[in-house]
Molecule: c-di-AMP riboswitch aptamer (ydaO/yuaA leader)
Organism: Phycisphaerae bacterium
RNA sequence: CUGUUCUUGUAGCCGAAAUUCAUGCGUAAGUGCAUGGAUGCGGAGGACCCGAUUAACUGGGGCGUAUUCCGAGAGGAUAGGGCACUUUCAAGCCCGAGCCCGUCAGCUAACUUCGCAGGCAUUUGAAAGGGCAAUG
Numbered sequence: 001c002u003g004u005u006c007u008u009g010u011a012g013c014c015g016a017a018a019u020u021c022a023u024g025c026g027u028a029a030g031u032g033c034a035u036g037g038a039u040g041c042g043g044a045g046g047a048c049c050c051g052a053u054u055a056a057c058u059g060g061g062g063c064g065u066a067u068u069c070c071g072a073g074a075g076g077a078u079a080g081g082g083c084a085c086u087u088u089c090a091a092g093c094c095c096g097a098g099c100c101c102g103u104c105a106g107c108u109a110a111c112u113u114c115g116c117a118g119g120c121a122u123u124u125g126a127a128a129g130g131g132c133a134a135u136g
Stems, first nucleotide, its partner, number of pairs: 006136001007134004012120003018039008040116006050106001059104001060101004068077003080095004085129007
């Protein structure tokens, strides 16, 4: 110095919502801000084939876990979703919203196009498995 084992400690969450490069602004320097690009992640539109052709109604459709039922209402249930490294099991807690397109869109290769926000603070137990770090 390297490898292995033991011991101890450690890691933010929901969400696609991140990383990075260049230029300019700003600063004593930095953190940062704006614009553009790349990679990555997520969404929409969009052929053949297939599907559909089945009215009207505040038509129809999209993002999202957020759907459906009961109730005059308050509200109660419920499909489904989340809970801190990952998975499984058990218990417990929470959500079960909101927004958009504008008469129009099934699927859909090529292709076209949009977004990369916002909100928060950690739940316990058992088993298994890994990451990083430190002393011995």